Two RNAs folded together computationally: RNase P RNA and transfer RNA, 465 nucleotides in total. The prediction has a mean pLDDT of 78.
[in-house]
RNA sequence: GGAGUAGACCAGACGAUCGCUGGGAACCCAGUUCCCGGAGGAAAGUCCGAACACCACAGGGCAGGGUGCUCCGUAACGCGGAGUCACGGUGACGUGAAGGAAAGUGCAACAGAGAGUAUACCGCCGAAGCCCGUUUCUCCCCACAGGAGACCGGGACGGUAAGGGUGAAACGGUGCGGUAAGAGCGCACCAGUUCCUCGGGUGACCGGGGAAGCUUGGCAAACCCCACCCGGUGCAAGACCAAAUAGAGGAGCGUUCGAGGGUCGCCCGCCCGAGCUCCCGGGUAGGUCGCAUGAGGUAUCAGGCAACUGAUGCCCAAGAUGAAUGGUCGUCGCCCGACGUGGGGUAACCCGCGACGGGAACAGAAUUCGGCUUACGGUCUGCUCCGACC
RNA sequence: UGGGGCGUCGUCAAGCGGUAAGACACAGGACUUUGGUUCCUGCAUUCGGAGGUUCGAAUCCUCCCGCCCCAGCCA
Numbered sequence: 001g002g003a004g005u006a007g008a009c010c011a012g013a014c015g016a017u018c019g020c021u022g023g024g025a026a027c028c029c030a031g032u033u034c035c036c037g038g039a040g041g042a043a044a045g046u047c048c049g050a051a052c053a054c055c056a057c058a059g060g061g062c063a064g065g066g067u068g069c070u071c072c073g074u075a076a077c078g079c080g081g082a083g084u085c086a087c088g089g090u091g092a093c094g095u096g097a098a099g100g101a102a103a104g105u106g107c108a109a110c111a112g113a114g115a116g117u118a119u120a121c122c123g124c125c126g127a128a129g130c131c132c133g134u135u136u137c138u139c140c141c142c143a144c145a146g147g148a149g150a151c152c153g154g155g156a157c158g159g160u161a162a163g164g165g166u167g168a169a170a171c172g173g174u175g176c177g178g179u180a181a182g183a184g185c186g187c188a189c190c191a192g193u194u195c196c197u198c199g200g201g202u203g204a205c206c207g208g209g210g211a212a213g214c215u216u217g218g219c220a221a222a223c224c225c226c227a228c229c230c231g232g233u234g235c236a237a238g239a240c241c242a243a244a245u246a247g248a249g250g251a252g253c254g255u256u257c258g259a260g261g262g263u264c265g266c267c268c269g270c271c272c273g274a275g276c277u278c279c280c281g282g283g284u285a286g287g288u289c290g291c292a293u294g295a296g297g298u299a300u301c302a303g304g305c306a307a308c309u310g311a312u313g314c315c316c317a318a319g320a321u322g323a324a325u326g327g328u329c330g331u332c333g334c335c336c337g338a339c340g341u342g343g344g345g346u347a348a349c350c351c352g353c354g355a356c357g358g359g360a361a362c363a364g365a366a367u368u369c370g371g372c373u374u375a376c377g378g379u380c381u382g383c384u385c386c387g388a389c390c
Numbered sequence: 391u392g393g394g395g396c397g398u399c400g401u402c403a404a405g406c407g408g409u410a411a412g413a414c415a416c417a418g419g420a421c422u423u424u425g426g427u428u429c430c431u432g433c434a435u436u437c438g439g440a441g442g443u444u445c446g447a448a449u450c451c452u453c454c455c456g457c458c459c460c461a462g463c464c465a
Stems, first nucleotide, its partner, number of pairs: 001386010012332007020038008040362001044373002047371005052234004059268004064230005069083005084098001085096004099225002104223002106219002121164002123160004130155004136150005172190006191215002193212008238289004247280001249279005260272003282464003296315008334359004339354006391461007400414003408445001416432005438454005
C1' cells in the first nucleotide's frame, strides 16, 4: 500500500428571520403578547416478549400454536452474554430451528438389476448337485458301433456383493488370510457406534483406558414422539360526559324440557337470563381521561470474563388527532474532486495549509417499554492475510 | 392504530415436495376472392424478491416488497 474482519461513536453547530405546536403566566380573554419545551438510531416492519386494560376469580379436558446444545442474565422472550460441538475461511473471524431416524407411519421423480433388515443386468464361480453337446485324451473293446470317465463348451438352477454400470444416496476403509468364487467370514490397523471405567468441567462436553464384529443409510423447516411454555382480545383496550331519537314495519327461533349472552376453536363447569337473529328504515359520530416519573436516564463506586446487577448522587426530556417538531439566509465545521504550496520518504505514497467547485444518507413519534429484523451517510480503533510491484 | 387475507404467462386461473395443467388473448400456418368461424402449431429460461431446509422447492421455513379487506355508538 491492497484486500478483509470485528467493534465503538456521530447523525452537523451557532446566529438572524418567517412560521407550526404543547405547557405556564399576564391582558383589553373565540384572541394577543412573553417565557419554557418540541423526533430516531432505526420513530419503520409489526416479527417476538412484556406492562397496562377488559372479559369470571382466568378453572378442567380436548384441539391448536410455539420453543428445542449447555450454563448464566432478565419482569419476560423465540432476546442477550459466555462457552460446547459441527461446518465454512490461509487467517482475523463467521454461520448454525444444534432433542429423537436402534418408538411407529411415511417419502425418495428420472436413471438403475436393485431405494431399505433392498438387489443379480454385465461380470466372477460351479465346492455339493442336474440337463445337453462333441473335438481331443483315457478306459471297456482287435476294430466299428455303443457305453463310462476326464477336460472343454452351452443351458437351467444356484452362490456371490470383490469389480463394472446407474444415481443425490447402493449396508464402513486398507491389507493379509480364507474360499469354487466371494463376503467382518476370520485377523491386524484405522474410522464410527454402544456399553463399562478413570480424570477434568456447574454443565453441554473434553482427554485416557478397556470390552463387544456391533457397522444400525438420508429426510422430523414430513406426520409424529419426548421435554418445556402458552386463557382470549387489544388503547378503535377501557372509563366518564355530551349529542341523537322512528320503530304499533316484515320473517324466523325461544320463555324453566330454556333461545341467547358473558370477545376463549369445541366440550364441561360457573354467572346472567326473556328476549334473540336476519331484512327494511332511521339517528348520531363531538369532548375529557387513559397519556408521559418509567422494569426511566446519567455519573461514580462495588460485584461479574461478559450480558447484567447493587449502592449513592444528579436530572425530568415531544404529546399531535387529517395529525405540530419546518423553511430561508449568514458564519464555522465535515466529506469528495482536480489545482497550487510546505514538510517527510529511495519511491509508491503520507501529513499539513490555501483558494475554487460540488455534496451531506435512511427516514419521521401516535398507549408505553425490552429485543429482533430491515433501510442508510460518515468517522475512529483493534486484529488478520497478501505483496516488496513503485 | 389494530387485526385478517392474497400475490403463478397479457387476463382468468389449476397444481401445495418429483421438475409448471387448462381457457381467453396473441403470433404463424391451413381453408376462403377477403374477413369471421373452424382446424393445426407455437407462446412461463421459472411461480412478487432474497436467503435457508432437502438429492430435489411454485409448494416447507425466515426476512423483505406490493395489493386488498374489516373494525364506533343509539335504536